This is a predicted structure of an 88-nucleotide RNA (c-di-GMP-I riboswitch aptamer) from Azovibrio restrictus DSM 23866. NCBI's taxonomy places the organism under Bacteria, Betaproteobacteria, Rhodocyclales, Azovibrio, Azovibrio restrictus. It was read from a public genome assembly, where an Rfam model found it. It matches the Rfam family "c-di-GMP-I riboswitch aptamer". About the family: GEMM was predicted in a large-scale screen for bacterial structured RNA regulatory elements. Genes associated with GEMM are involved in a diverse array of functions, including chemotaxis regulation, signal transduction, secretion and chitin. Model confidence (mean pLDDT): 85 of 100.

Parts: sequence; structure tokens; C1' cells
RNA sequence: CGAGUUCAAGGGCAAACCGGGGGUAAUCCCGGGACGCAAAGCCUACGGGUCCCACUCCCCGCGCGGGAAGGAUGGCCGGGUUGCGCAA
Repeated sequence: CGAGUUCAAGGGCAAACCGGGGGUAAUCCCGGGACGCAAAGCCUACGGGUCCCACUCCCCGCGCGGGAAGGAUGGCCGGGUUGCGCAA
């Protein structure tokens, strides 16, 4: 230094829920709060899954239907990328 890993040390993030705000919505942001997480740091302009759909387009049996585009989720997975410590 790298792989690997979480014994120790310093720590970090923050689910559900509650309050406030944005959004049609999924859901996001702020504050509180901790279920958990060795990347629960970042990337959806790499691939897939799931969720939403006000506006636009297509189909239809005309609706609270289906699909596309679009949006959301990185704490759904694979993948990419960056980083702290270090015993065995």
C1' cells in the first nucleotide's frame, strides 16, 4: 500500500413514529426520535425490481382501467466510485 475484516479506539449515519414545510402523488426537506447499518457516504446519464402518475401521448369495454414518456426509491438488488480504524 492492497486485499480482508470489525477485537479495540475515535466516531458517523439514522428506520418507524411525531411536529412543520414542498409536491397531484410516490415521496422529499427541516427539527425531534433510534429500528438498524462497516460504507445506511455518493451515482438512477450502467442494468434490473418496486412505487407514483396532475399534465402529454397511445389502447380500450370510457373508468377510480391498461400501457408509454415522465417522476420516486442508493435504508430493494447488482454494479461503479470515494472514505475512517486495524487485532487476528